[in-house]
Context: one part of a larger RNA
RNA sequence: GAUGAACGCUAGCGGCAGGCCUAAUACAUGCAAGUCGAACGGGAUCUACGGGUAGCUUGCUAUCUGUGGUGAGAGUGGCGCACGGGUGCGUAACGCGUGAGCAACCUGCCCGUCCCAGGGGGAUAGCCCCUCGAAAGAGGGAUUAACACCGCAUAAUGUUAUUUUACGGCAUCGUAGGGUAACCAAAUAUUUAUAGGGGACGGAUGGGCUCGCGUGGCAUUAGCUAGUUGGUAAGGUAACGGCUUACCAAGGCGAUGAUGCCUAGGGGCUCUGAGAGGAGAAUCCCCCACACUGGUACUGAGACACGGACCAGACUCCUACGGGAGGCAGCAGUAGGGAAUAUUGGUCAAUGGGCGGGAGCCUGAACCAGCCAUGCCGCGUGCAGGAGGACUGCCCUAUGGGUUGUAAACUACUUUUAUACGGGAACAAACCCCUUUACGAGUAGAGGGCUGAGUGUACCGUAAGAAUAAGGAUCGGCUAACUCCGUGCCAGCAGCCGCGGUAAUACGGAGGAUCCGAGCGUUAUCC
Numbered sequence: 001g002a003u004g005a006a007c008g009c010u011a012g013c014g015g016c017a018g019g020c021c022u023a024a025u026a027c028a029u030g031c032a033a034g035u036c037g038a039a040c041g042g043g044a045u046c047u048a049c050g051g052g053u054a055g056c057u058u059g060c061u062a063u064c065u066g067u068g069g070u071g072a073g074a075g076u077g078g079c080g081c082a083c084g085g086g087u088g089c090g091u092a093a094c095g096c097g098u099g100a101g102c103a104a105c106c107u108g109c110c111c112g113u114c115c116c117a118g119g120g121g122g123a124u125a126g127c128c129c130c131u132c133g134a135a136a137g138a139g140g141g142a143u144u145a146a147c148a149c150c151g152c153a154u155a156a157u158g159u160u161a162u163u164u165u166a167c168g169g170c171a172u173c174g175u176a177g178g179g180u181a182a183c184c185a186a187a188u189a190u191u192u193a194u195a196g197g198g199g200a201c202g203g204a205u206g207g208g209c210u211c212g213c214g215u216g217g218c219a220u221u222a223g224c225u226a227g228u229u230g231g232u233a234a235g236g237u238a239a240c241g242g243c244u245u246a247c248c249a250a251g252g253c254g255a256u257g258a259u260g261c262c263u264a265g266g267g268g269c270u271c272u273g274a275g276a277g278g279a280g281a282a283u284c285c286c287c288c289a290c291a292c293u294g295g296u297a298c299u300g301a302g303a304c305a306c307g308g309a310c311c312a313g314a315c316u317c318c319u320a321c322g323g324g325a326g327g328c329a330g331c332a333g334u335a336g337g338g339a340a341u342a343u344u345g346g347u348c349a350a351u352g353g354g355c356g357g358g359a360g361c362c363u364g365a366a367c368c369a370g371c372c373a374u375g376c377c378g379c380g381u382g383c384a385g386g387a388g389g390a391c392u393g394c395c396c397u398a399u400g401g402g403u404u405g406u407a408a409a410c411u412a413c414u415u416u417u418a419u420a421c422g423g424g425a426a427c428a429a430a431c432c433c434c435u436u437u438a439c440g441a442g443u444a445g446a447g448g449g450c451u452g453a454g455u456g457u458a459c460c461g462u463a464a465g466a467a468u469a470a471g472g473a474u475c476g477g478c479u480a481a482c483u484c485c486g487u488g489c490c491a492g493c494a495g496c497c498g499c500g501g502u503a504a505u506a507c508g509g510a511g512g513a514u515c516c517g518a519g520c521g522u523u524a525u526c527c
Stems, first nucleotide, its partner, number of pairs: 001526003005523005012379006018372002020337001025335003029332003034079003039076002046069010086290003095215008105207002110203007118152001120150002128141005158183011188195003216262003223253003228250008265287004269280004292313005315326004343369001345368003351365001352363004382413001384411002393404001395402002419463005435446005471516005476497003482511005492499002
């Protein structure tokens, strides 16, 4: 000098930031991922009008039915749920950083170009009827729709096989053109022009893999290795590869530190330092890993998937004892641990994300508010005059006085802040929607209107009045600041040197002084 700090004393306000460093301990409760009726079958409820029946106070009630509107809950289907948010257990590794490579790769949504969409089929959830079960849930029958599912047709610049020509390279080889054969598509909706669908090529974005270099400690760890190292063949993958398997060979790594053990997420950055360096890895950003512990795959463009599935385990809960349910390292919150770390708050107004044609819905992301002097910054607690250097008190004294001290009183002034009242619908605001103008109907422009959680907040004005606001540590030397009293190697102090045994500037108190100031000290850690 610094801190994600803690503790002690003290405390007026604001702005901006930060806030479980310990138990990746266990979790009550609520919320944190939905959306689309412009993909589909359907339709509870309510309601308007008409008709029938029954009751009867003859215009009401109940019920049935027709037409129209409303459209809840659940279901099929699509997209999303792989983002966003959390944590740092593991990992000394191509994990990260940096620079390259892929002639060994994938890429939903988005953009560009070219082309296509013909004709069929069978189911299934839901609804209805049953059965089993305490529940969770499961089973059977009948029936139904789709942009759900499945054949057929049409196919190429696609894929596979084979053949040929040209050019090129970086070893395997690549690119372009041609021939032959086989194989593979689609989905409709309506307001008729849009939205959506299929194939191919390219782009963009995002990812996968490989390599050079860099990236802790211990040699009181010296040898390690059988899928091990290489080859052939096959399988597998989006893709290369012992990635996997069979066979063959006997290799591979290591004092330039293999192997083992311990520790640790990495980086941008942060602190310190003149720098080199050293230390750290909170907040914010990028990458990685993980989601009760271990394992596994499914779906999908993408996961081996925090709020998905299955299995095993530990734990908790429900149970009719047969069997079931759960996973806060999301936001709050609870218990526990600890020196120690906040509210079971508001809003989707903005930014961003998902779905949707849109209106819109969802969003503990985000934006705000609450708590905490935890930090940084700013402001205030008055200002000017005022010497009889007033009195009293405290303190010292050589008893003359000194000091507190311009301090006070007193006089004049100001009103930040606080308080009260009033103004302020400020800014953040543009998108979207409606109307309109221009031109090839989709863009662009103009005008108008709607929407604010924070919030009656920020800010401004007025009023009265010095009014509402100062402490902490230190004073032997280092180190700025000295005397008296008490104590008497006691009580105590102390970072180091060291003080204290009767005149202690070092202990305790007082007066005075010094430093910093809404803080000041102590402790811990780093330079």

Description:
Small-subunit ribosomal RNA, 5' domain from an uncultured bacterium, 527 nucleotides, folded computationally. The prediction has a mean pLDDT of 82.